RNA sequence: GGGCAUGUGGUUCAGUGGUAGAACGCUUUCCUGAUAAGAAAGAGGUCCCAAGUUCGAUUCUUGGCAUGCCCA
Repeated sequence: GGGCAUGUGGUUCAGUGGUAGAACGCUUUCCUGAUAAGAAAGAGGUCCCAAGUUCGAUUCUUGGCAUGCCCA
C1' cells in the first nucleotide's frame, strides 16, 4: 500500500427499515440469627464519527476513525 471482518449499557453478545433487548454485573426490597443461594423491582446505551437514500436508519450506501486477520 491492497483486501476482509468487527464496532450496540460496566462486561460478553442478540437485534437484516418502524419506540433498542438478553445474560452476568450494579442498586433497593423480600427471605435468613447473619451470609450465600433464591424471589421481586429499578438504574444504566441518543447503537464509533460524519454525510447520503428513505415518511422513517442500529439496520442500506459513501467517506473517516479504532481494533483484528490475510496478502504484498
A computed fold for a 72-nucleotide RNA from a Nanobdellota archaeon, annotated as transfer RNA. Its mean pLDDT, the model's own confidence on a scale to 100, is 83. RNAcentral holds the sequence, with entries from ENA. RNAcentral records the identical sequence in 3 taxa. It matches the Rfam family "tRNA". It is annotated as a transfer RNA.